[in-house]
RNA sequence: GGGCCUGUAGCUCAGUAUGGCAGAGCGCCCGGCUCAUAACCGGGCGGUCGUGGGUUCAAGUCCCACCGGGCCCA
Numbered sequence: 001g002g003g004c005c006u007g008u009a010g011c012u013c014a015g016u017a018u019g020g021c022a023g024a025g026c027g028c029c030c031g032g033c034u035c036a037u038a039a040c041c042g043g044g045c046g047g048u049c050g051u052g053g054g055u056u057c058a059a060g061u062c063c064c065a066c067c068g069g070g071c072c073c074a
Stems, first nucleotide, its partner, number of pairs: 001073007010026004020057001027045006050066005
């Protein structure tokens, strides 16, 4: 220098082929259970979907540029 993958909740990741209400597990908070803790059970908290722009009635999803991380080729 060229090609490809990737960025979504505090952490780990689904959701993207075919645009149509943003989710799970763990975590944290409150409560139940217990002599108590853990486990288990119930409820709750938690998001500029990397950044900017474009297309569209509508974008996490499609297009462009840029930024971060990774792999391959030279």
Record summary: A computed fold for a 74-nucleotide RNA from a Nitrososphaeria archaeon, annotated as transfer RNA. The prediction has a mean pLDDT of 82. It was read from a public genome assembly.